[in-house]
């Protein structure tokens, strides 16, 4: 010098999952953001054990005795934001309702977690901020 870790603090990704106010012993109450029930009408069709269904980018094919493997719909990769292209890396899980839900105004209700650290280039819009006059 160089790797690699582990704490603190900024600053960021991925996510709806942030932010205020009181409370400080438990903990409440809001806004924003997000999901789920839930008329008429439409759906003149489907469904009802091969159950059916919800959240999610996470589904679908092939192989395989299994654990997984090769793809893939689809997703997601900061230095100001947004967005278009080439390129290159990754995910492509899980979980939950409980026989029972199409869509749905009015009402109802739920959530606000958890994991993580950078990818380059070229265009276009916007915002800003310096310095001149």
């Nucleotide at each position: 010098u160089c790797c690699a870790g582990a704490u603190c603090c900024a600053c960021g990704c991925c996510u709806a999952a942030u932010c205020u106010c009181a409370a400080u012993g438990g903990u409440g109450a809001g806004a924003a953001c997000g999901g789920g029930g839930a008329a008429c009408c439409c759906a003149a069709g489907c469904a009802u054990u091969u159950g059916g269904g919800g959240c999610g980018c996470a589904u679908c094919g092939c192989c395989g005795g299994a654990u997984g493997g090769c793809g893939u719909a689809g997703g997601g990769c900061a230095a100001c934001u947004c967005u278009u292209u080439c390129g290159g890396c990754c995910c492509g899980a899980g979980c939950c309702c409980g026989u029972c839900a199409g869509c749905u105004a009015a009402c109802c209700u739920c959530g606000c977690a958890g994991g993580c650290g950078u990818c380059g280039a070229a265009g276009g819009a916007g915002a800003g901020a310096a310095c001149c006059u």